[in-house]
């Protein structure tokens, strides 16, 4: 750094729909499924932080332990919860 899983970022309802994913059609390609286009379905934690596992690359000294502190963001409308302030 990439992939996968888990946790956290308070919760819910409605709605639009990009990406991803699934299905269909067409074209190209192709020893059995890749790419593109169109249509349909689904769709507002896909992001960040932390933990674990696998893989890859770089580097060659800092690493580990302990203590303390601590997020940022998340279409639109509405509701609940929590906290602070005011009345």
């Nucleotide at each position: 750094c990439g992939c996968g899983c888990c946790g956290a970022g308070g919760g819910g309802c409605g709605u639009u729909g990009c990406g991803a994913c699934c299905c269909g059609u067409g074209c190209g390609g192709c020893c059995u499924g890749c790419g593109c286009a169109c249509g349909g379905g689904c769709c507002a934690g896909g992001c960040u932080c932390g933990g674990c596992g696998c893989g890859u690359g770089c580097g060659g000294c800092g690493u580990u332990a302990c203590c303390g502190g601590u997020a940022a963001c998340g279409g639109c409308g509405c509701c609940c919860g929590u906290u602070c302030a005011u009345u």